[in-house]
RNA sequence: UGUCCCAUGGCUUAGUUGGUCACGGCGUCCGACUGUUAUUCCUCUCAAUCGGAAGAUCGAGAGUUCAAGUCUCUCUGGGACAG
Repeated sequence: UGUCCCAUGGCUUAGUUGGUCACGGCGUCCGACUGUUAUUCCUCUCAAUCGGAAGAUCGAGAGUUCAAGUCUCUCUGGGACAG
């Protein structure tokens, strides 16, 4: 220097014909229930299970389109190969 691939919540991941509300898991927060620790009740610690909530404008910018995470161009970061 050239070619190709990747970039989506805190982490991870789906979205493959461009089309309604960007899917799921972990984590976080709230609640319920069961067990458990603290000498009993109240209360509290920790853990399992269940239910719910918040959290993204899709690396940045521009373009095409009625409509872009998805297509095109430039740039940034990471990776592979070639020179």
Molecule: transfer RNA
Organism: Termitomyces sp. Mn162